[in-house]
RNA sequence: CCCGCUCUCGCGGGAGAGUUCGGCCGGGGAUUCUCCCCGGUUCGACGCCGAAGGCGCAACCGCCCCGGAAACGCUCAGGCAAAAGGACCGCGAAAGCAGG
Numbered sequence: 001c002c003c004g005c006u007c008u009c010g011c012g013g014g015a016g017a018g019u020u021c022g023g024c025c026g027g028g029g030a031u032u033c034u035c036c037c038c039g040g041u042u043c044g045a046c047g048c049c050g051a052a053g054g055c056g057c058a059a060c061c062g063c064c065c066c067g068g069a070a071a072c073g074c075u076c077a078g079g080c081a082a083a084a085g086g087a088c089c090g091c092g093a094a095a096g097c098a099g100g
Stems, first nucleotide, its partner, number of pairs: 002100002004097003008093006018046001020045004024040007047080003053076001054074003060068003
């Protein structure tokens, strides 16, 4: 110096599932004591999703007492218009490494 690996940061891509129903609060409208529309990181109910995280089984792997381990499973959490988030992928930068 190059490659590889790990972590961090930046940029780009990135799925799925009700913007369902009801109550409450705020704003607006109207044919005004009722109704409609919009909003509320407000509450409840039922239905769903899985690719933050978490948990479980396990092919397999290892330094083999034991440990690591999924895009599989569970849905506690999270999510079900947009936004945000998002496993993972690509590019770039810095640091590190028992590696080549």

Overview:
A computed fold for a 100-nucleotide RNA from a Caulobacteraceae bacterium, annotated as Glycine riboswitch aptamer. The sequence was found by an Rfam model in a public genome assembly.